[in-house]
RNA sequence: GCCCCGGUGGCCUAGUCCGGUUAAGGCACCGCCUUGGUAAGGCGGGGAUCGCGGGUUCGAAUCCCGCCCGGGGCU
Numbered sequence: 001g002c003c004c005c006g007g008u009g010g011c012c013u014a015g016u017c018c019g020g021u022u023a024a025g026g027c028a029c030c031g032c033c034u035u036g037g038u039a040a041g042g043c044g045g046g047g048a049u050c051g052c053g054g055g056u057u058c059g060a061a062u063c064c065c066g067c068c069c070g071g072g073g074c075u
């Protein structure tokens, strides 16, 4: 230099193929219930402009272009 995969709450993962009303789940965190107290369990809650910028579109996490970061491969 070229090719492939990935980047989505604090962490992990789905959703992208085939664009569509509020971005879903687990763990963690906070509050309450339960307990003599803790753990476990139950109920409730907050938190992601989807790596950055631009484009297409009525509408973009999703499609197109450029760039950044991580992993793998080729020379």
Stems, first nucleotide, its partner, number of pairs: 001074007010027004020058001029045005051067005
This is a predicted structure of a 75-nucleotide RNA (transfer RNA) from a Candidatus Woesearchaeota archaeon. Its Rfam family is "tRNA". Rfam classes the family as a transfer RNA. The prediction has a mean pLDDT of 80.